[in-house]
RNA sequence: UCGGGUAAUUGAACUGCAGCGCGACCUGCAAAACAGGAGCGAGGAAAGUCCGGACUUCAAAGAGCAGAGUGCUGGCUAACGGCCAGGCGGGGUAACUCGACGGAAAGUGCAACAGAAAAAAAACAGCCUAAGCCGUAAGGCCGGCAAUGGUGAAAACGUGAGGUAAGAGCUCACGGAUUUGAUUGGCAACAAUCAGUCUGGCAAACCCCACUCGAAGCAAAGCCAAAUAGGGGUGGAGAGCUGGCUCGGCUCAUUAUCACACUCGGGUUGGCUGCAAAGAAUGUUUCGGCAACGUAACAUCAAGAGAAAUUGUAGUUAAAACAGAAUCCGGCUUAUAAAUUGCCCGAAUUU
Numbered sequence: 001u002c003g004g005g006u007a008a009u010u011g012a013a014c015u016g017c018a019g020c021g022c023g024a025c026c027u028g029c030a031a032a033a034c035a036g037g038a039g040c041g042a043g044g045a046a047a048g049u050c051c052g053g054a055c056u057u058c059a060a061a062g063a064g065c066a067g068a069g070u071g072c073u074g075g076c077u078a079a080c081g082g083c084c085a086g087g088c089g090g091g092g093u094a095a096c097u098c099g100a101c102g103g104a105a106a107g108u109g110c111a112a113c114a115g116a117a118a119a120a121a122a123a124c125a126g127c128c129u130a131a132g133c134c135g136u137a138a139g140g141c142c143g144g145c146a147a148u149g150g151u152g153a154a155a156a157c158g159u160g161a162g163g164u165a166a167g168a169g170c171u172c173a174c175g176g177a178u179u180u181g182a183u184u185g186g187c188a189a190c191a192a193u194c195a196g197u198c199u200g201g202c203a204a205a206c207c208c209c210a211c212u213c214g215a216a217g218c219a220a221a222g223c224c225a226a227a228u229a230g231g232g233g234u235g236g237a238g239a240g241c242u243g244g245c246u247c248g249g250c251u252c253a254u255u256a257u258c259a260c261a262c263u264c265g266g267g268u269u270g271g272c273u274g275c276a277a278a279g280a281a282u283g284u285u286u287c288g289g290c291a292a293c294g295u296a297a298c299a300u301c302a303a304g305a306g307a308a309a310u311u312g313u314a315g316u317u318a319a320a321a322c323a324g325a326a327u328c329c330g331g332c333u334u335a336u337a338a339a340u341u342g343c344c345c346g347a348a349u350u351u
Base pairs, nucleotide, nucleotide: 001347002346003345004344005343006342007341008340009339010338012317013316014315015314016313017312018311020041021040022039025037026036027035028034043322047333048332050331051330052329053328054327055217056216057215058214062247063246064245065244067213068212069211070210071209072086073085074084075083076082087101088099089098090097091096102208103207107206108205109202110201124149125148126145127144128143132141133140134139157175158174159173160172161171162170176198177197178196180195181194182193183192184191185190221273222272223271224270231264232263233262234261235260236258238252239251240250241249242248279301281300282299283298284297285296287294288293
């Protein structure tokens, strides 16, 4: 210098004029209302609504079955399907990166087409005639084999040598595999060594194993105000709830042409709280930790309603991306013009 990897950051700025929302402020006014002033007023993803929690109600929220989810190990966290570190496997010269990554030796099942055969076998082409039988012989019969060819995504460990009638883990060497055992290292996943063994794949098929999970959601829900006129249906010793089922539990009832219970429909449908300035918050530093993170000190922080304010216009600059909060947080994923920084890797060149 060029090419790459990774971790982060910013997400137009300034000025004039006009306008919108809010309540911790100030002024006018005795006060309120109102007016004026000052202040604050979308995002890194506010998005998808995909996970996890806070919060609320269901009386409490138990047991079993069913169902759902997660799935290498250790840690972090309020929690997680998130994050960090490590292991194993794939990719890359490397920095680095990707992975639904438990079990196929518990059982059931599946593998189109092709192929002889798709799991404890089989023989289409092919190889052999040693043994046995027949034959003078050639050869035939009884048979043997799975090396070679062919099929397939996948063919019953691979290559070589020995061996043989021909062959074959049949034997040997090297290699491969192995949830088989032992030893060593490691918290563990796992790795290495030695010995043994050699019957493949699919669990994103059922299933098995381990762990987790009650339901609904801020239109949750609480309070105040208003309304509750006149009615329909069912039940009367059972009914309802525990939002899959059973058990268990709980609530209300006990003979009433009733101010009983449930339900349908009607009516009322306005306000306050929840809800926002302050919390699992952010930043800097200390200490602990490889890290995620924890800890202590200091500092910072003022949108918020209600179908919904956060805008319009003019000028300068290249000014141009994706995009608009609705109870609130932690994540993940997706979209994103332009720009900046740190560290690392590779190649070339110069000194």
Predicted 3D model of a 351-nucleotide RNA (Bacterial RNase P class A) from Fluviispira multicolorata. The coordinates come from a structure-prediction model, not an experiment, and the mean pLDDT is 75. A source record names the gene rnpB. Taxonomically the source falls in Fluviispira (Bacteria, Pseudomonadati, Bdellovibrionota, Silvanigrellales). The RNAcentral record of the sequence draws on ENA and Rfam. Its Rfam family is "Bacterial RNase P class A". Rfam classes the family as a ribozyme. About the family: Ribonuclease P (RNase P) is a ubiquitous endoribonuclease, found in archaea, bacteria and eukarya as well as chloroplasts and mitochondria.